[in-house]
RNA sequence: CCGCGCUAGGGGGGGAGUUGGCGGUGCCCUGUACCUGCAAUCCGCCUCAGCAGGCCGGAAUUCCUCUCCGAGGCCACUCGGGGUGGGGGUCAGUCGCCCGUACGGAGCGUUGAUCCCUGGGUCCCGCGCAACGUCCUGCUUCGAACCUGGUCAGGCCGGAAGGAGCAGCCAUAAGGAGAUUUGGGCGGGUGCCGCGGGGGCGCCUGGGGGGAGCCACCGGCGGGCUCAACGCCUCGUUUCGUUUGGUCGAAGAGAGGUGCGCGG
Numbered sequence: 001c002c003g004c005g006c007u008a009g010g011g012g013g014g015g016a017g018u019u020g021g022c023g024g025u026g027c028c029c030u031g032u033a034c035c036u037g038c039a040a041u042c043c044g045c046c047u048c049a050g051c052a053g054g055c056c057g058g059a060a061u062u063c064c065u066c067u068c069c070g071a072g073g074c075c076a077c078u079c080g081g082g083g084u085g086g087g088g089g090u091c092a093g094u095c096g097c098c099c100g101u102a103c104g105g106a107g108c109g110u111u112g113a114u115c116c117c118u119g120g121g122u123c124c125c126g127c128g129c130a131a132c133g134u135c136c137u138g139c140u141u142c143g144a145a146c147c148u149g150g151u152c153a154g155g156c157c158g159g160a161a162g163g164a165g166c167a168g169c170c171a172u173a174a175g176g177a178g179a180u181u182u183g184g185g186c187g188g189g190u191g192c193c194g195c196g197g198g199g200g201c202g203c204c205u206g207g208g209g210g211g212a213g214c215c216a217c218c219g220g221c222g223g224g225c226u227c228a229a230c231g232c233c234u235c236g237u238u239u240c241g242u243u244u245g246g247u248c249g250a251a252g253a254g255a256g257g258u259g260c261g262c263g264g
Stems, first nucleotide, its partner, number of pairs: 001264006010056002012030004020046005034054005063257006072248005079241010091231001093230002096225006103219003107214002115209008123198006129191002132187005139178004148171004156163002
C1' cells in the first nucleotide's frame, strides 16, 4: 500500500420553552438522514444524563476536532407605527349646556317694527238660560171571566109592572206601551250662551299714539359651566418595523486527526 473480517463512534441538527440539570414527545428554523413501544394535569435518565427492542452501513465524501461563512431564534437599547388597560378636569381643543353680541343667513315690518296707553276674551265667583241624565206629571193608546160602572141579547125569577144579572159592546181602575215630549224636581268632569262682580303673569284679539326697525332660529364672535365620550397628559401591557449590542446557532466550505485482527 492492497484484500478480507470485526469493533468504536454513526443512522439528522439547532432555537425558544419546560426542567435542579440532561434528553424526548409538542412548537419553531433548517434540512432529508431506519423501524416499533412510552410520553405535557408528562415520559425516561443523572454530568458517561432518554429508556426498552430490532435493523442498516462502518475506519472514511459517511466518525471526531478546529476555522470560515451563516438560515434562523432569543435578550437588551434607540426611534417610529398600531391595539389595549388604569389614572388625570389646578388640560375646555372637539362634543354638550348657559349668558351676551345684530357681523352674515333666514323670517317679520310704511297693508306701519321695537316702544307707550287702552278695551275685550281666555281664568275665578254668583245668578240665569240651554243641552244631557234621571224621577214625577200631562197627552194618545192598550187594558178587568168574577170580587169596576153604563147598556144589558139569550136564559133565570115574578100574575104583571118589573127585578137580579152572564156573554157582548162602550167607558174606565191598578198597570203597560208610545210620541212633536206639556209642565215640574234633582244632578254635574256639560256649554262657540247671557248678565253682573273679581282678577290680570302669560296667550289671543280690537282701538289709539308714534314713525323704522325688530328678531339670538341657524352660523360667526366674546364670556362662563360641566366631562374620563373624543382629543390631550401620564403610568403600564401587547404587537409590528428599524438602529445598535449581546447570545445560541442548522446546512455549507476548508484544514487536520482517528482503531483491531488475519493474509498478501

Bacterial large signal recognition particle RNA from a Sumerlaeia bacterium, 264 nucleotides, folded computationally. The prediction has a mean pLDDT of 80. A source record names the gene ffs. The sequence is in RNAcentral, with records from ENA. Its Rfam family is "Bacterial large signal recognition particle RNA". A reference for the family is Rosenblad et al. (2003), "SRPDB: Signal Recognition Particle Database", Nucleic Acids Res. Its family is annotated with SRP-dependent cotranslational protein targeting to membrane, signal sequence recognition and signal recognition particle, plasma membrane targeting in the Gene Ontology. The family's RNA type in Rfam is non-coding RNA gene. Of the family's consensus pairs, 93% are formed in the model.